[in-house]
Molecule: transfer RNA
Organism: Holosporales bacterium
RNA sequence: GGUCACAUAGCUCAGCGGUAGAGCACUACGUUGACAUCGUAGUGGCCACAGGUUCGAUCCCUGUUGUGACCA
Numbered sequence: 001g002g003u004c005a006c007a008u009a010g011c012u013c014a015g016c017g018g019u020a021g022a023g024c025a026c027u028a029c030g031u032u033g034a035c036a037u038c039g040u041a042g043u044g045g046c047c048a049c050a051g052g053u054u055c056g057a058u059c060c061c062u063g064u065u066g067u068g069a070c071c072a
Stems, first nucleotide, its partner, number of pairs: 001071007010024004018055001026042005048064005
């Protein structure tokens, strides 16, 4: 220098056009002599950034940034 993939909750990931979810973690309560386990409820996201297409974009298109892989 070229090609490709990825960026979504504190962490690991799902969601492929129509109000964004799970597990773990965290908080409260219940249970216990206590801890753990378990149960119930809750907190937490302007979906990396900027434009475009669309009635409507996490999703499609373009660019930027970052990370990774391959080629030279």